[in-house]
Context: one part of a larger RNA
RNA sequence: GCCAGCGAGUUAAUGUGAGUGGCGAGCUUAAGGCGGAGACAGCCGUAGGCGCAGGGAAACCGAGUCUGAAUAGGGCGAAUGAGUGGCUUACAUUAGACACGAAACCAGGCGAGCUAACCAUGGCCAGCGCGAAAGUGAGGUAACACUUACGGGAGGCGCGAACCCACCGAUGUUACAAAAUCGGGGGAUGAGUUGUGGUUAGAGGUGAAAUGCCAAACGAGCUUGGAGAUAGCUUGUUCUCCCCGAAAUAGCUUUAGGGCUAGCGUUGUGUGAUGGGUGCAGGAGGUAGAGCACUGUAUGGGCUAGGGGGCGUCAAGCUUACUGAACCCAAACAAACUCCGAAUGCUUGCAUACCGAGCACAGCAGUUGGGCUGCUUGAGAUGAGUUAAGCAGUCGAGAGGGAAAGAACCCAGACCCUCGUCUAAGGUCCCGGAGUGUAUGCUAAGUGGAAAACGAGGUGAUUGUGUUGAGACAGCUAGUAGGUUGGCUUAGAAGCAGCCAUCCUUUAAAGAGUGCGUAACAGCUCCCUAGUCAAACGCAAUUGCGCGGAUAAUGUAACGGGUCUAAAGCAUACCACCGAAGGCAGGGAUAACGGAAGUUAUGGUAGGGGAGCGUUCCAUUUGCGGAGAAGGUACAUUGUGAGGUGUAUUGGAGCGGAUGGGAGUGCGAAUGCUGGC
Numbered sequence: 001g002c003c004a005g006c007g008a009g010u011u012a013a014u015g016u017g018a019g020u021g022g023c024g025a026g027c028u029u030a031a032g033g034c035g036g037a038g039a040c041a042g043c044c045g046u047a048g049g050c051g052c053a054g055g056g057a058a059a060c061c062g063a064g065u066c067u068g069a070a071u072a073g074g075g076c077g078a079a080u081g082a083g084u085g086g087c088u089u090a091c092a093u094u095a096g097a098c099a100c101g102a103a104a105c106c107a108g109g110c111g112a113g114c115u116a117a118c119c120a121u122g123g124c125c126a127g128c129g130c131g132a133a134a135g136u137g138a139g140g141u142a143a144c145a146c147u148u149a150c151g152g153g154a155g156g157c158g159c160g161a162a163c164c165c166a167c168c169g170a171u172g173u174u175a176c177a178a179a180a181u182c183g184g185g186g187g188a189u190g191a192g193u194u195g196u197g198g199u200u201a202g203a204g205g206u207g208a209a210a211u212g213c214c215a216a217a218c219g220a221g222c223u224u225g226g227a228g229a230u231a232g233c234u235u236g237u238u239c240u241c242c243c244c245g246a247a248a249u250a251g252c253u254u255u256a257g258g259g260c261u262a263g264c265g266u267u268g269u270g271u272g273a274u275g276g277g278u279g280c281a282g283g284a285g286g287u288a289g290a291g292c293a294c295u296g297u298a299u300g301g302g303c304u305a306g307g308g309g310g311c312g313u314c315a316a317g318c319u320u321a322c323u324g325a326a327c328c329c330a331a332a333c334a335a336a337c338u339c340c341g342a343a344u345g346c347u348u349g350c351a352u353a354c355c356g357a358g359c360a361c362a363g364c365a366g367u368u369g370g371g372c373u374g375c376u377u378g379a380g381a382u383g384a385g386u387u388a389a390g391c392a393g394u395c396g397a398g399a400g401g402g403a404a405a406g407a408a409c410c411c412a413g414a415c416c417c418u419c420g421u422c423u424a425a426g427g428u429c430c431c432g433g434a435g436u437g438u439a440u441g442c443u444a445a446g447u448g449g450a451a452a453a454c455g456a457g458g459u460g461a462u463u464g465u466g467u468u469g470a471g472a473c474a475g476c477u478a479g480u481a482g483g484u485u486g487g488c489u490u491a492g493a494a495g496c497a498g499c500c501a502u503c504c505u506u507u508a509a510a511g512a513g514u515g516c517g518u519a520a521c522a523g524c525u526c527c528c529u530a531g532u533c534a535a536a537c538g539c540a541a542u543u544g545c546g547c548g549g550a551u552a553a554u555g556u557a558a559c560g561g562g563u564c565u566a567a568a569g570c571a572u573a574c575c576a577c578c579g580a581a582g583g584c585a586g587g588g589a590u591a592a593c594g595g596a597a598g599u600u601a602u603g604g605u606a607g608g609g610g611a612g613c614g615u616u617c618c619a620u621u622u623g624c625g626g627a628g629a630a631g632g633u634a635c636a637u638u639g640u641g642a643g644g645u646g647u648a649u650u651g652g653a654g655c656g657g658a659u660g661g662g663a664g665u666g667c668g669a670a671u672g673c674u675g676g677c
Base pairs, nucleotide, nucleotide: 001677002676003675004674005673006672011095012094013093014092015091016090017089018088019087020086022084023083026050027049028048032044033043034042035040054061055060064076065075066074067073098236099235101233105226106225107224108223109222110221116200117199118198119197120196121195122194123193124192125190127159128158129157130155135150136149137148138147139146163187164186165185167184168183169182170181171180202218204214205213206212211220239612240611241610242609243608244607249262250261251260252259253258263367264366265364266363267362268361269360270359271358275355276354277352278351279350280349281348282347283346289340290338291337295334296333297332299330300329301328302327306323307322308320309319310318311317370395371394372393373392374391375390376389377388378387379386400411401410402409415588416587417586418585420584421583422582426578427577428576429562430561431560435575437574438573439572440571441570448564454548455547458545459544460543461542462541463540464539465538466537467536475532476531477530478529479528481505482504483503486500487499488498511526515524516523589602590601591600592599593598613666615663616662617661618660619659620658621657622656623655624654631650632649633648634647635646636645637644638643
C1' cells in the first nucleotide's frame, strides 16, 4: 500500500410536543398477591399520582380571593368543563450519553542488576625520567648560618602501555551499533580506577550543579487503580429516492475560532389577501448638485477710519511709492456653512391580470471565521488580491455557454430521454460550429496584439488669419552703402562685453544692426532690395488614427496558435448564419392545485420534512430442498433508486415468501483496530 473481517446517536428515568388506540369528569395503578411447567395471558391490589377551583407568605376564605379602614380601585382567577393512562416517535435534562484521542491530577505499590553519592571488603596501575627534605663527609662560623660533595627517593611531578576518559576529523545515519568503527587526543600514585556485597525512592533521593541522573524519552520514575478524568479542540460517523432550503448579521458574554436570545430555514395547525412588485394620488426630509443670504476660509480692485514712517518751536498740524478693519465691485472654497435644492429610497390610501407571499401559535434546526465584482463613502499613499460601513449582484450552496486556461466577470438557473428547432453572451480565413458579407471613410505602426510625462514637417478632417501672375514661398545670381570707430564706458569697445540715444544722407534697397567671428579691427552672414524661376505658399488653433519615449532573467512567450494590411480600429446603415443543460417541439417520471381536462413546479451545502430498500433474530402463516438448500462464479433480465429475479456452473444441507414485532441493522476514509499478501 491493497484486500477481508470489526468499527461510532445507545439504554434508563423524568419532562415537553406530534402521531395513534383505551376510558372519560374522570383516568391510572406501584410494590405485592392469585393463576401458570415456563415465557408470561388473565384476575386482584386504590397506597399513591394527574385532572375536576381559585386566591393568599400564611391562618383562612372560596367563584371568588388578596391588598386595604373600605361595599373603592387594582392584582390573580371564574364566567367560556377535558382530562388521563398506554404504545410509537422527535427533542431536552441527568447519567461516559455518537466514537476514538490528550498533556495532566490523586491514591496504593514496584524499582539504585542502568546511573548519582556514600558504606564495608578486595583487586589493578609495563617501562623510562626529573631528583625535594632528612642524613653523612669536607669547608666555614665564637656558635649558628652558609657553601660544597656524597647520599636519599619526595611529588594531585614528567614521558608512555594496560586501565579510565571522550577534545578533533572521517566513516556510519533502513548503521556492526536506538551513540559504534577507524585515525589522532587527555589522565595514567591519584580528588585514580575497578570487582563483590550493601544504603538512600518520587510531595522523594542523589548531584565537584548540567535541571544532570534515579533501568535506551525525568521541570518531577514506572506500574495498577480513581477512570469511559476532562477536551468550548481535531478527526471520523456506514443504504436509497422525493419536497423545501439557510447563515457568516444584531445585542449580551473573562466574550472574540465558544455560547444564549433575536434575525434568516423547515414542519404542523390556524387565519384568509392582510405581504412583495407595479400604477395613480398624498406626505415627511435637507443628501447629490448649486449657492455665498448666515458661520468660517480665501483672491484682486476701489474707497476710507486706524496703525507705522517723515516733517514740525516734537505742539497744533502737514505729509507718505508703507500697512490697512469696515464698506463697495468682481470672481471663489466648506463632512461638522445653507437664501436654495433634486433623483432614488421611506411612508399612507386606492387599484391590480404576476408571485412556493404575509401574520399568529407550536415542534425541530443550522448559522453568528465569509469571499469577490460594481456603485456611494471613511482609514491608507484618492497604495494593496488592504481595511471598515452602506446599496446591489454573484460565489458560498450553482452545473451549462462565453472570457485560450480562471469560485466571484458576461450570458443563463441543470427532473429524465432525443444524432430536433430558435436564440443569449460571444462569434462566423484555418485550427473551430458559422460571412474570406454589403456600402463609405480611417490606420502602415503587425498599431491592432501592455504603459506616462514629454518630444516630432507621420497622416486624415476642420477653423481662423495672412502672402500671391502688380510674380508670392523655397532655391540660385547680385547688392547690402555714406556721416560713423554714434555718444558714454574702457587698456581697447570700430553694428555685435556693458549703459544711453537710435537720427540724417545716397538709394531699387541696406538696422547706429540677426548670428558667427577678432585682443580690438578685419572677415562671413542676416534684415532689406533687384534679377531669375514659375504657381501656389506661410502662420496659429481644434480634432481622428498612428510614431518615439519602451529595459530581465530555461524558449518565441505582451493576438490561445497558424497567420492577417484586414482576418485591425472607429463610425454609420443593413442582411445572413453559428452558438447554452436558456426558449420552443416530441416522449416519460414525480409533486402541488383542480370535479375533470389540464396548469404549474422539480440546481442545491448546513439543516428541516416525507416515502422506501436491504441485513439479522422472534411470532404467526405459507412454501422450497440430495430430481440438489445456503454460499461462490458468470451471464441475462427487471425496478426512478437502495435492490429484485432467472439461467448455467460450482457447492453439498439446509433455506425462503407474506404479515406483525425486536435490533449489537448497512463503511471508503477516523496517521482507525485485527489478520492476510